Small-subunit ribosomal RNA, central domain from a Pseudomonadota bacterium, 350 nucleotides, folded computationally.
The coordinates come from a structure-prediction model, not an experiment, and the mean pLDDT is 86.
NCBI's taxonomy places the organism under Bacteria, Pseudomonadati, Pseudomonadota.
Context: one part of a larger RNA
RNA sequence: CUGGGCGUAAAGCGUCCGUAGCUGGAAAUAUUUGUGAGAAGUUAAAUCUUAGGACUUUAGUUUUAAGUUGCUUCUCAAACGAUAUUUCUAGAGGGGUAAAGGGGUGAGUGGAACUCUGGGAGUAGGGGUGAAAUCCGUUGAUACCCAGGGGAACGCCGAAGGUGAAAACAACUCACUAGGUACCACCUGACAGUUAGGGACGAAAGCGUGGGCAUAAAAAAGGAUUAGAUACCCUUGUAUUCCACGCCCUAAACGAUGGAGACUAGUCGUUGGAAGUGUCGACCCUUUCAGCGGCGAAGCUAACGCGUUAAGUCUCCCGCCUGGGUAGUACAGCCGCAAGGCCGAAACUC
Repeated sequence: CUGGGCGUAAAGCGUCCGUAGCUGGAAAUAUUUGUGAGAAGUUAAAUCUUAGGACUUUAGUUUUAAGUUGCUUCUCAAACGAUAUUUCUAGAGGGGUAAAGGGGUGAGUGGAACUCUGGGAGUAGGGGUGAAAUCCGUUGAUACCCAGGGGAACGCCGAAGGUGAAAACAACUCACUAGGUACCACCUGACAGUUAGGGACGAAAGCGUGGGCAUAAAAAAGGAUUAGAUACCCUUGUAUUCCACGCCCUAAACGAUGGAGACUAGUCGUUGGAAGUGUCGACCCUUUCAGCGGCGAAGCUAACGCGUUAAGUCUCCCGCCUGGGUAGUACAGCCGCAAGGCCGAAACUC
């Protein structure tokens, strides 16, 4: 439980696509199933309310009147809604022009660093730490030079910067490919918004099969520290980290802020456009559109803060919350190879 809420107190699904449903722009005409008005019928009795009666009074009882709401039928209205027809262009979509971008997939290439191998030259240390030791080194290490192999990641540019629905995306080149924006106003003519169920994508870790393995590194081993040290520090080091294919489907998946539309002071900066003034030209300047940020009027907020990228003022649709613990547990179901995930209580207790 007809209420109030969801940035931080409980509460926005991780994100998108989209079915049913719900909601929906401007004008005209027609209809009336919604809606509104009127009338009639019905809505048992009791109960409730009104005015009385009898009982001494109350409770109770009895008579009368009124009323409620729903349903059915008839008549009327046509603003709103709906339906039908016609029309429109402000929403939406398409077309043309232009610029931008780490958007995605595949292939190729590059330099720095690291590590390994071989060679040169060279000698007693190196490494590591708070200090040490384990460790490496006279079978020649570390440091230096040359050559070769290997894997992973791309310094500077780099930014309050860009792109993407989110997760995420950064060396360079090529190929294929997706989306958004500005301007023009040529086309369609409401084709739209949201979205239960459903589908797709979804960091890291993890799983399966096969590769690869430089670095880093759970587990493990050793050295320290310590009262102890199953840790923090050090030396090693396997899974893993990388690739292909197939699973898993969770995160403080965060802006802890669902999506769409409208309206409501500004100012400073920045990214990508357009128009104008001006110029030899570029820069600059003014206006404007789309993003990304800082500060702030009004307003909101418990406060912090938010503030045209709203947490302001409104409309539509979806999701979610309803004291703490038990518990995101148990059970059932569905999914998964497993790990586990999704859905999700109660007893009891405070």